[in-house]
Context: one part of a larger RNA
Molecule: small-subunit ribosomal RNA, 3' major domain
Organism: metagenome
RNA sequence: UGACGGGGGCCCGCACAAGCGGUGAACAUGUGGUUUAAUUCGAUGCUACGCGAAGAACCUCACCAGGGCUUGACAUGUAUGAAGUAGUGAACCGAAAGGGGAACCAACUGUUAAGUCAGUGGCUUACACAGGUGCUGCAUGGCUGUCGUCAGCUCGUGUCGUGAGAUGUUGGGUUAAGUCCCGCAACGAGCGCAACCAUUACCUCUUGUUGCCACUCCUUUAUAUCUUCGGAUACGGAGGAAGCACUCUAGAGGGACUGCCUGGGUUAACCAGGAGGAAGGCGGAGAUGACGUCAAGUCAGUACGGCCUUUAUGCUCUGGGCUACACACGUGUUACAAUGGCUGGUACAAAGGGUUGCCAACCCGCGAGGGGGAGCUAAUCCCAAAAAACCAGCCCCAGUUCAGAUUGGAGUCUGCAAUCCGACUCCAUGAAGCCGGAAUCGCUAGUAAUGGCAGAUCAGCACGCUGCCGUGAAUACGUUCCCGGGCCUUGUACA
Numbered sequence: 001u002g003a004c005g006g007g008g009g010c011c012c013g014c015a016c017a018a019g020c021g022g023u024g025a026a027c028a029u030g031u032g033g034u035u036u037a038a039u040u041c042g043a044u045g046c047u048a049c050g051c052g053a054a055g056a057a058c059c060u061c062a063c064c065a066g067g068g069c070u071u072g073a074c075a076u077g078u079a080u081g082a083a084g085u086a087g088u089g090a091a092c093c094g095a096a097a098g099g100g101g102a103a104c105c106a107a108c109u110g111u112u113a114a115g116u117c118a119g120u121g122g123c124u125u126a127c128a129c130a131g132g133u134g135c136u137g138c139a140u141g142g143c144u145g146u147c148g149u150c151a152g153c154u155c156g157u158g159u160c161g162u163g164a165g166a167u168g169u170u171g172g173g174u175u176a177a178g179u180c181c182c183g184c185a186a187c188g189a190g191c192g193c194a195a196c197c198a199u200u201a202c203c204u205c206u207u208g209u210u211g212c213c214a215c216u217c218c219u220u221u222a223u224a225u226c227u228u229c230g231g232a233u234a235c236g237g238a239g240g241a242a243g244c245a246c247u248c249u250a251g252a253g254g255g256a257c258u259g260c261c262u263g264g265g266u267u268a269a270c271c272a273g274g275a276g277g278a279a280g281g282c283g284g285a286g287a288u289g290a291c292g293u294c295a296a297g298u299c300a301g302u303a304c305g306g307c308c309u310u311u312a313u314g315c316u317c318u319g320g321g322c323u324a325c326a327c328a329c330g331u332g333u334u335a336c337a338a339u340g341g342c343u344g345g346u347a348c349a350a351a352g353g354g355u356u357g358c359c360a361a362c363c364c365g366c367g368a369g370g371g372g373g374a375g376c377u378a379a380u381c382c383c384a385a386a387a388a389a390c391c392a393g394c395c396c397c398a399g400u401u402c403a404g405a406u407u408g409g410a411g412u413c414u415g416c417a418a419u420c421c422g423a424c425u426c427c428a429u430g431a432a433g434c435c436g437g438a439a440u441c442g443c444u445a446g447u448a449a450u451g452g453c454a455g456a457u458c459a460g461c462a463c464g465c466u467g468c469c470g471u472g473a474a475u476a477c478g479u480u481c482c483c484g485g486g487c488c489u490u491g492u493a494c495a
Stems, first nucleotide, its partner, number of pairs: 001495002003492003007489007015479002019443005025334008033325002041052002063320007072129001076128004081123001087104002092099002107120004131309002134307003140303001142298003145294001147292001152191006158167003171182003197286001199284002202254005208248001211244002216241006223234004257280001260274005336436001340395006352383003357376002362371003402433001407428007449471007
């Protein structure tokens, strides 16, 4: 100087407390274990375990069994050889790959009577080499996790100390903050904090199609009243014009700064309350992660040192496996019901995607789906029905009109192919489960809880992931205790 302490002081954090909802059943998924010819590999307290994987039927693929190739599936170079060469490739063997080789038959440049000759490209052979998801993340780069969006980590000069070092960075206040103020042998500065960036909440201007429809006009139509039966009037629906008021689109500006007031405070920084305001004291939520720690993770994203392999640890094909199953754990989904289930009716979104695509109307099918073909390269058309909510009716507390596992049968779709091993539909079946022991997890507001929608991956496959909107709480006295962290100080046989 650090580190540590079941030492002290101060402070913070869903850390505890106060609340709300979970984890224990079945299933899905990942892991351990076991099994297996193989169940490929990696990740392992927090920081592995719906993780790499934004999607294992083949492929992927690295694993296993078997078949085949050897300058190789791919790159560069040198030498050599062949002339019906390169290329296409029939019969035949085969599960395919591969072998086999009938037949057809080139290109470019120069040249020639001429596929005549020479060269290029391509091919054969040989050699250099290719190849390796083989090993080492404890040889590495790059990237990432974590402490932690915690408030810290340092430097120059000066001063002090023999020196390691100290000071500054400590102290008094204050803050989300080493944020700011005051003091001080320190004075300054850098990386962090904050701000600058994009988004959201309010207003103004501009913009006006594909968006909007208040006012006005026209056409058409339902209803009501009047009627001279010609029609007129009122109020709705649909279409068009006109318009840009409103909503919205997307550009430019404004707006919030403790600016104003009162009180406290050291006259300071700042704090408490108030006014005005769409918004108030960092408005909300993002991106942004200092010096470093864990020889943390990744050689299987790619790169790269070394080692190993070279008729195999390379390449390729068929089939299998990664999907096994006495069991254990993690993460989720669906439930155990009446704040509910079922049936019918009726509303209100946002954000996305679409031409190898999204697919309307209409028809067929109980349905998954099939037919059909309009529109759309999309503020135009489509996916698209939002669901919970609300309004009616049934159920009457039961293993039930709860719950839906499992199994049998019949089908649909994708795809060369659903047996191992896909998703979905219909009929039948109708398991555990009646709110969960010990223990433990998340969350402080448009949050938790709850309801649906979309996207990436993708032929097909989502209870996962990433976004979007709807409904919408309870509680926080407080910091004694548990956990983690920051600053000061103290002890130490630790470094």